The part of an RNA shown here (small-subunit ribosomal RNA, central domain) has 350 nucleotides and comes from a metagenome.
[in-house]
Context: one part of a larger RNA
């Protein structure tokens, strides 16, 4: 000496469940596999190292020693790890009693608005822009009133507020389903953590089949602008956006920060519980658990920053990185209807 790292420099898998594996709480007894001590056997010779000697020296060679870090075996020890047995309750799970919520699925319902249709009223414009024009309108538009149809989205409440593993979730009602928090400390008794493979979920766009189609709107057409204008602006407008069933499996899928456990000054604000104090009741004040933010001690950091929601201090498990380009490409393989996805180089070059 026996790597260093991963918020922003290369690097945390989009997220979860879970197999193998790795790791694992407190006490007692046993065992002696790991572990420690002592002894024995073996570890060919040469080589390496040390000493002495022989070639005039050296290279080279010879003799002796040490070493051969290993393996096997006997005895002793029992703190730690493992294994076996017994027990415990603080980790984990359960029971009971409360609570919050846009968590998910299905069915039904509602109002505002846009568009279209019918009818009334009414007449020459409307619309649009920087200015215009295309467009619509005397076959009666725009504006206005009444009725009807249909689709999509749910203003205000609404909030660095809530829920969810993430993607994500927002009108109302009912039914079904999942998770979470608090209180109690009643039950089980380590049942735990992580997780290679694997499996499932996974925005938008896209694909297949069948519906639906109001508004919006890639493509496309026209009008403008311009030197040009395959754009920005305007008038139209098809896929699509919506529903059902299936596929795709990717995103700046971001906190650019994997999961779990423990420990380490404070201040302040929001959400959900519990306890105490106080009161006729409430506001109040104090304590406590979970959660969402901000500011900051120490520490960490290249700096910015982070700072009990750590990027601090430690332990366990997984994933990933190793100069730029070539390249997330080629080839091969697996998956996909396709689009493509996943896995993943090299020559060459700086």
């Nucleotide at each position: 000496c026996u790597g260093g790292g991963c918020a922003u420099a290369a690097a945390g898998a989009g997220c979860a469940c879970g197999u193998a594996g790795g790791u694992g709480g407190c006490g007692a007894g046993g065992u002696u596999a790991g572990c420690g001590g002592a002894g024995g056997a073996u570890g060919a010779a040469a080589u390496c190292c040390c000493a002495u000697g022989g070639c005039u020296c050296a290279c080279c060679c010879a003799u002796g020693g040490a070493a051969c870090u290993g393996u096997c075996u006997u005895c002793c020890g029992a703190a730690c790890u493992g294994c076996c047995u017994c027990g415990c309750u603080u980790g984990a799970g359960g029971g009971u009693g409360a609570g919050a919520g846009g968590a998910g699925a299905a069915a039904g319902u509602g109002g505002a608005a846009u568009u279209c249709c019918u009818g009334g009223c009414g007449u020459a414009g409307c619309g649009g822009u920087g200015a215009a024009a295309u467009g619509c309108g005397u076959a009666g538009a725009u504006a206005u009133c009444a009725g009807g149809a249909g689709g999509a989205a749910c203003a205000c409440c609404g909030g660095u507020g809530g829920c969810g593993a993430a993607a994500g979730c927002g009108a109302c009602u009912u039914u079904c389903u999942g998770g979470c928090u608090c209180a109690u400390u009643c039950c089980u008794g380590a049942c735990a953590c992580u997780g290679a493979g694997g499996u499932g979920c996974g925005a938008a766009a896209g694909c297949u089949a069948g519906g639906g189609g109001a508004g919006c709107a890639a493509a496309c057409a026209g009008g403008a602008u311009u030197a040009g204008a395959u754009a920005c602006c305007c008038u139209g407008g098809u896929a699509g956006u919506c529903c059902u069933a299936g596929c795709c499996g990717u995103a700046a899928a971001c906190g650019a920060u994997g999961g779990g456990c423990a420990c380490u000054g404070g201040g302040u604000a929001g959400g959900g519980g519990g306890g105490g104090u106080g009161u006729c009741a409430a506001u109040u004040c104090c304590c406590u658990c979970c959660u969402u933010g901000c500011c900051g001690a120490a520490g960490c950091u290249a700096a910015c920053g982070u700072g009990a929601u750590a990027a601090g201090u430690g332990c366990c498990c997984c994933g990933c990185c190793u100069g730029g380009g070539g390249a997330g490409u080629a080839c091969g393989g697996u998956c996909g209807c396709a689009a493509g996805a996943c896995u993943a180089a090299a020559a060459c070059u700086c």